[in-house]
Context: one part of a larger RNA
This record gives sequence, C1' cells and structure tokens, in this order.
RNA sequence: CCCUCGUUAAGGAACUCGGCAAAAUGACCCCGUAACUUCGGGAGAAGGGGUGCUCUGGUAGCGUGAUUAUUAAGUUAAGAGCGUGAGAGAGCCGCAGUGAUCAGGCCCAGGCGACUGUUUAACAAAAACACAGGUCUCUGCCAAAUCGAAAGAUGACGUAUAGAGGCUGACGCCUGCCCGGUGCUGGAAGGUUAAGGGGAAAGGUUAGUCUUCGGGCGAAGCUUUGAACCGAAGCCCCAGUGAACGGCGGCCGUAACUAUAACGGUCCUAAGGUAGCGAAAUUCCUUGUCUGGUAAGUUCAGACCCGCACGAAAGGCGUAACGAUCUGGGCACUGUCUCGACGAGGGGCUCG
Repeated sequence: CCCUCGUUAAGGAACUCGGCAAAAUGACCCCGUAACUUCGGGAGAAGGGGUGCUCUGGUAGCGUGAUUAUUAAGUUAAGAGCGUGAGAGAGCCGCAGUGAUCAGGCCCAGGCGACUGUUUAACAAAAACACAGGUCUCUGCCAAAUCGAAAGAUGACGUAUAGAGGCUGACGCCUGCCCGGUGCUGGAAGGUUAAGGGGAAAGGUUAGUCUUCGGGCGAAGCUUUGAACCGAAGCCCCAGUGAACGGCGGCCGUAACUAUAACGGUCCUAAGGUAGCGAAAUUCCUUGUCUGGUAAGUUCAGACCCGCACGAAAGGCGUAACGAUCUGGGCACUGUCUCGACGAGGGGCUCG
C1' cells in the first nucleotide's frame, strides 16, 4: 500500500450523476391504522406499548377422559390422570430481558406498463415481449393457412362457441371527419385484351398457254404469310369499404382604451384534427411564464397553451392493485461526507 471486517467525538447527505455503499428497521403478543378503491384491497399502512427470572401456582380456563353416581333411556352429573395454558398480584437483578444467532426501513407525489409471467446462455430484465379482453379479415371441410418438385403431412382424428392471419392490449369513459390516391370486396353495359377458332387476301412452285424466244400469264395440288370476325380473367370503368395502407390547410379584415377576435371575405382540398390531453418518454426557441417546494431548484409537482413536430385500437384520456422499473421530495439512519483516526485478520514488502 491492497483486500475483508470492527469501532469512532461533534455534525448528519454538507458526499455524489444519483443516499451508490453502509447504517437503520426486523421475531411474537396487544393497541391502533389515512387518502384512494375495481369494495377484494390499500395494510405488517403509518404510529405506539409489552417480552427475563422467583413466588402465589402449572393457577383460571380449555382438550381428552380411567372411573363413579344417576335415569325409562344411547339421559344427566361428578371426575383422577395426561396434555395445553393465559391474564393478574407480590418480589429480584442488570445499561440492556425476542439480552447471542436468524428475522420488513417507512412515507408523499408523478411517468410508463393493468396484473402473475417472458427476454438479449456470458455487459441491457426494461417503459421491450407475452397476456386475459377488444376488433377486423379469411375458412363449409379433400377447409383456409403452412411444410414439401411430389407422394404425403400439420391444421385435426378438430368442423365457424372451430381453425388461421393482422392490429390493439385488464378495467372505466370513449374511439370524430376524409373513399380523391393505394389496397381489398362487389359489379358487369361499354373500351382494351392472349392462346385458340377463323380464313379475306397475297407470295412460292408448275400441268398448261402465249411469245418479239429474252420471257410473260398461270388451273388443281402442295406450301409460306395472313385481314375482318369470334374470343376469358385482368386493366380502364362504376360502386362500397378506415379497429384497410393512409390523410386530417393557407391568407386578409373586424368589437366604443388596448389586446384579442365570437364574426366576415378569399384561395385551395378527398377532407381540413372532433373529444380528450398538452414545454409531455413528444417543446426546437427553452432554464418558456406563473404558482408550490428550497436560504438558493436547468430536475420535480400544479397550471397556462404560442402543440418547431399530441390526438383517438402504429388507439386517446383516466385508473385501485402490482413493479429488483424510472423521476422528484421527506422521516429515520448512518464514516457517503466535513476529515480523518484507531483496531483485527489475510496479502504485498524484508529476512531466513
């Protein structure tokens, strides 16, 4: 010097990102216990008191019950022994009686997530995942969906109160407007449209025929190309659909102080953000402004609303209970600190 412990005057979080670590609380019995609440909880809330030993005395009581008495009775009464066992009174000792050991710290307010669960085996346990509940879509059974070139299998030896997929995530109050684009569903009049059907027409070839002997024309057959016309879904088109993907404005003026604008004008849009919430896990400016808490508060709580850039199942706002969660405050407590000190054990170090 390091590690692991113990004690520490006065103060008591002044330490620090932060009470991290440590201290404190702790058992049993009794008293007592708030807001809030889904009436179950909250709750061991909080906050108090007691606890040893001796004697009365193993007492009162309770359990069991040999046995005895009694009755019409399986009735009633008494009851040894054994077990258990308060409360009270009197007294005794110590600083201290759950005398050692083992054995919740608590309260207030807020964010997030309802909850118990699950997770990054070996840096993250959470506000992430899951969840019961809600809702939408698909699926009539050889189901849909999934695995597999296929056979086949799962689904399921199930059958729409079932199975699969998406989103949301207890509960309470709710979930607004937009279907123009994209998707999905439905429609089928018209337009477009493949293979295929169809075969107008054209070309090649040549029996033949004409010829100025160079060549021209050219039936049938064979062959090459091939127009009109017929021709499904799809797309165009017409509707519907948001707990489908998604979206939810700008400028100007106006009230008898000022300010503001219930009101008006105008442009654009498919429609211009409703309820609720709001400097928020979202607010840049920003340590916004006010109030509270402190002597002093970039954090915190309550408000305001100018929401850079909340907002309604990528749910909105609340919410008792719950949480090794996160944030702020307080009580208790302490070597965290003022500010160190002393002691114990084990290392290091020296010598052998």

This is a predicted structure of a 352-nucleotide part of an RNA (large-subunit ribosomal RNA, domain IV) from an activated sludge metagenome. Its mean pLDDT, the model's own confidence on a scale to 100, is 88. The full RNA is in RNAcentral, with records from SILVA.